[in-house]
This record gives sequence, C1' cells and structure tokens, in this order.
RNA sequence: AAAGUUUGACAGACAAUCGCUGGCAGCGAAAGCUGCGAGAGGAAAGUCCGGGCUCCACAGGGCAAAGAUGCUGGAUAACGUCCAGUCGGCGCGAGCCGAAGGAUAGUGCCACAGAAAUGGACCGCCGAUGGCCGCUUUGCGUGGCACAGGCAAGGGUGGAACCGUGGUGUAAGAGACCACGAGGACGGUUGGUGACUUCAGUCCUGGUAAACCCCAUCUGGAGCAAGACCGAGAGAACGUAGUGGCGUCAAGCCACACCCUUGCCCGGGGACGUUCGGGUUGGUCGCUUGAACUUGCCAGCAAUGGCAGGUCUAGAUAGAUGAUUGUCAACUUCGUUAGUGGGAGGGUCGUUCCCGUUAUACCACUGGAAGUACAGAACCCGGCUUACGGCAAACUUUCCGA
Repeated sequence: AAAGUUUGACAGACAAUCGCUGGCAGCGAAAGCUGCGAGAGGAAAGUCCGGGCUCCACAGGGCAAAGAUGCUGGAUAACGUCCAGUCGGCGCGAGCCGAAGGAUAGUGCCACAGAAAUGGACCGCCGAUGGCCGCUUUGCGUGGCACAGGCAAGGGUGGAACCGUGGUGUAAGAGACCACGAGGACGGUUGGUGACUUCAGUCCUGGUAAACCCCAUCUGGAGCAAGACCGAGAGAACGUAGUGGCGUCAAGCCACACCCUUGCCCGGGGACGUUCGGGUUGGUCGCUUGAACUUGCCAGCAAUGGCAGGUCUAGAUAGAUGAUUGUCAACUUCGUUAGUGGGAGGGUCGUUCCCGUUAUACCACUGGAAGUACAGAACCCGGCUUACGGCAAACUUUCCGA
C1' cells in the first nucleotide's frame, strides 16, 4: 500500500428568528395570553419470536390433538435470543457457518440408467456334484458339452452396489475365515459438571427423518381498534306549571288545565319533564416510573448479576417534535483555473492507451461552489431480521521500501 476479519462508539455542533405538541406557574368569566422548562431512532421499519398488561375461557390436574423447538453448560422475567464450550463443515489466515435428537422402534421412498437400490445376475467365472457324449488299463480313471446347477471376484450402470485392502480358502467364489484399517452401537475405562474425549474389548455395517413417524421440552384464545368510565343525538315507558269550586279552618274531595290538528271528547302529531336500557358522534382514563437510565465498586472468561449514589427522560390522535439564516467542523466532488509555491513527469499495478514536459499535466497550501446516508414514536419492554453513512481500535494475508 492492497485485500480482508472482528469489535466498539457515533449519527454534525452552536446561536438567532418564526412556528407546532404536552407540563408547570401567573393573569383572565371564558376563549386565550405571557413566562419557564421538555419534545424520535439505531434501526422508531418488518410485525418474525419472547414477555408485561387487559378482556374472554378455566375448580385443580391429566390425556389426546395441533403447533413450535431440538449438541452441552450457563445467562435471563422469558425466548427460536445471548455467552462460553463440544462436534462437523468452509477459509492460506484473522475468523465464519451449522435444519447439530433418533436410520439399532416401525412404515415408506431412492428419478434416469442398471441384472439388482436390501435383494438381484446382463457380460462374466465355475461347472467340484448330478446329467449327456466320448476315450478307457473297467478303477473311487480321464477328455469334452454347458443341461441341471453354483458364484458375485472382475467388467459395465449409477450420486450411492451390501465396509475397504491384502491373504487363507475353493470347482469358481463369498466377512465364510484371518490380519490390518474406516465408521457406528453397547458396557467398561482416562480426562471433563456436560456435550465429548483416551484406551482396549464385544457386536454390527447403503442413503434418506428438509418423508411419515418416534423421543424430549414448551404452548388456553384474542389483542391498547385490549379494556374501564362519562355520556349529546336517536329509542322506549310514564307524566304535564297550576287554576277554580266544595269544605268554618284543616284534612280531604270535585272540575278544568302545554302547542297543533276542530269549540269539546277520543285518536294522531309535537314540546317539555322524569325514568329505563343499550352505548352512536364525542370526551376522560388506560398512557408512560420502567425487567428504566446513569456513575462507581464488587462477582463472573463472558453473557449477565449484586450493592451504593444520582436522574426523571415525548405522549401526539390524523397524528406535534419543524423551517429559515449565520458561524464553525469533518469528508467527497468540481472549475476553458482565483492566488502562491513545487514541478518533469503524471494517470491506484502494468500498458502499445491518455494528459503533460510553453503559465497550462500533476502535487501541496489558501480561497470558491455544490453535496453529505437509512429513515419518523402511536400501550410498554427484551431480542431477531432488514435498510444505511462515514469513523476508531485490534487482528489476518500478500506486496513494496529501509
């Protein structure tokens, strides 16, 4: 210098002006005004997991079904997350990835090719034994055929052919037997809490559980539009201010009595009042003090936890958290070049290509212009995933120079 790996923190700063949404205080009858102070993220996103909270169901418990998870130990409220490990795979490496229980519970499947995909013979080998035909010294001999039959070594097919190599053995052969080796299971053994591992022994040997299935663990359902309260309007039922008379008074009794439709009654419509149930427009609560943030110490390899001190840090509801200007900072890009200096070379390695050797390329400094990511809370919290900008640290590999 180039190419990478891991981890961490950040997400421009300050000021002024004008706005928006809550809080507190003051003023005000109210509307509102004034002042002070607060006001998005690392992902607020996807809504994929796990919880809190709320309602429904449920005596409590169990079984089944369905779904999810699946190496070990730990962390945690919990998790499919995280940390530390084991085993396997990838990478030269730093490191990364794992859908990592069971194929010795059972069932199924293994396209095409191939004889056969766990049961079989196409080519091939043999034909000891039996059969047939010869020869024959007539013997328990011998030659041939490939008829019965035997074999699975070799060839061939395939991703995969019954564990591999060598030997013994045999008519030919075969884990049939032997030696060595590969993998697995079991019980033992060394180390480890454990996954696992070391060593020898016995037994076994196709793959597939990202097929059904078996085993273990977990899971009741719906979600803040949860839910609670207040309640216009609309609906249903009931009622009608009082006045006059009788009565010695009082108690009591009688008549009439809201508006419109007809002067009266009935009926109908309306107004007002009361009550009722449901809960529409709307309002209040839920709502932000919480597995919270932060500083220090302690425990732990770590995830994380404990103790002590400090802090209060959005709560909108069609949705506020913004805009403009100025100064400064960082980075990138640009110029028929704004200046100064360097400059014969420069263009990322190389180059037959391009620019330049003239003030002109190119480099440094100053100045100028433009630009500066992904993205917006909606009950809250822990994760995961996805989007995205530059920065820092540690580490790896290669090259160059001293």

This is a predicted structure of a 402-nucleotide RNA (Bacterial RNase P class A). The RNAcentral record of the sequence draws on ENA. A source record names the gene rnpB. Rfam family: Bacterial RNase P class A. Rfam classes the family as a ribozyme.